[in-house]
Transfer RNA from Candidatus Nomurabacteria bacterium RIFCSPHIGHO2_02_FULL_42_24, 73 nucleotides, folded computationally. The coordinates come from a structure-prediction model, not an experiment, and the mean pLDDT is 83. RNAcentral holds the sequence, with entries from ENA. It matches the Rfam family "tRNA". Gene Ontology term of the family: triplet codon-amino acid adaptor activity. The family's RNA type in Rfam is transfer RNA.
RNA sequence: GGGCGUAUAGCUCAGUUGGUAGAGCAGGCGUCUUAUACACGCCGGGUCGUAGGUUCGAGUCCUACUACGCCCA
Numbered sequence: 001g002g003g004c005g006u007a008u009a010g011c012u013c014a015g016u017u018g019g020u021a022g023a024g025c026a027g028g029c030g031u032c033u034u035a036u037a038c039a040c041g042c043c044g045g046g047u048c049g050u051a052g053g054u055u056c057g058a059g060u061c062c063u064a065c066u067a068c069g070c071c072c073a
Base pairs, nucleotide, nucleotide: 001072002071003070004069005068006067007066010025011024012023013022019056027043028042029041030040031039049065050064051063052062053061
């Protein structure tokens, strides 16, 4: 220098054919217990890497860039 992949909650990851974004763990609260833990229930938490474009509508499609990883030279 060229090619490919990944980027979504604090962490690990889903998200189908474009139609208002979810799970598990973690955290808070409650039930239970003498108490803690376990178990069960509830709750909070997101400018979907950044900036544009297409569209009535973008996590999803297009372009550029950034970070990380892999391959080639």